The RNA shown here (Glycine riboswitch aptamer) has 92 nucleotides and comes from Aquibacillus salsiterrae. The prediction has a mean pLDDT of 84.

[in-house]
């Protein structure tokens, strides 16, 4: 159970920050520097476990936080949301 929660795919909405400076010459270079956080990625609280105890280590989230990676005109991406369909089957 007239099917949660989670996954998959297709749609629809999404923010921030320099069209920066210089260079190359064609369109994705390079250097230079300010800056964003909501792809991804790193970090840690409380708590929990090891341990006779302490200590110490181990685990431990995020939209926090770091900006490594990505980004700062449209374009593309975009966390997270709504919708619709497919598996699915109480793992909520």
């Nucleotide at each position: 159970a007239c099917g949660a929660c989670g996954g998959u795919a297709g749609u629809g909405g999404g923010a921030g920050a320099g069209a920066a400076c210089g260079u190359a010459c064609a369109u994705u270079u390079c250097g230079u520097c300010a800056c964003c956080g909501a792809a991804g990625g790193g970090g840690c609280a409380a708590g929990u476990c090891u341990u006779g105890a302490u200590a110490a280590g181990a685990u431990g989230a995020a939209u926090c936080u770091c900006u490594c990676a990505g980004g700062u005109a449209a374009a593309a991406a975009g966390a997270c949301c709504g919708c619709u369909a497919c598996a699915g089957g109480a793992c909520g």
Annotation:
The RNAcentral record of the sequence draws on Rfam. Lineage of the source: Bacteria > Bacillati > Caryophanales > Bacillaceae > Aquibacillus.